[in-house]
RNA sequence: UGACGAUAAUGGCAAACCUGCCGAAAGGCAGGGGCGCAAAGCCAUGGGUCUAAGCCCUCCAGGGGGUAUGACCGCCAGUCUGCCGAA
Numbered sequence: 001u002g003a004c005g006a007u008a009a010u011g012g013c014a015a016a017c018c019u020g021c022c023g024a025a026a027g028g029c030a031g032g033g034g035c036g037c038a039a040a041g042c043c044a045u046g047g048g049u050c051u052a053a054g055c056c057c058u059c060c061a062g063g064g065g066g067u068a069u070g071a072c073c074g075c076c077a078g079u080c081u082g083c084c085g086a087a
Stems, first nucleotide, its partner, number of pairs: 004085002012037002017032006035074001041080001043078001045077003048072003054067005
């Protein structure tokens, strides 16, 4: 230095759930919480998933269907960056 990842060290992040706020929703933010995580750090680039305000189609006028320009990186890949050092 590369690969690899331990019942090591130092710190870090924070699922479900609860409360408040934002949002049409998915979801996000803050506080509590702690299931887990060696990239659970960054980026929606490819795939995937969720939602459907607006728009389009339809309609028995109640509704129904489609659609991302909205989201999710703690779904899988990929980009860039990074702590420690047993085997």
Molecule: c-di-GMP-I riboswitch aptamer
Organism: Syntrophomonadaceae bacterium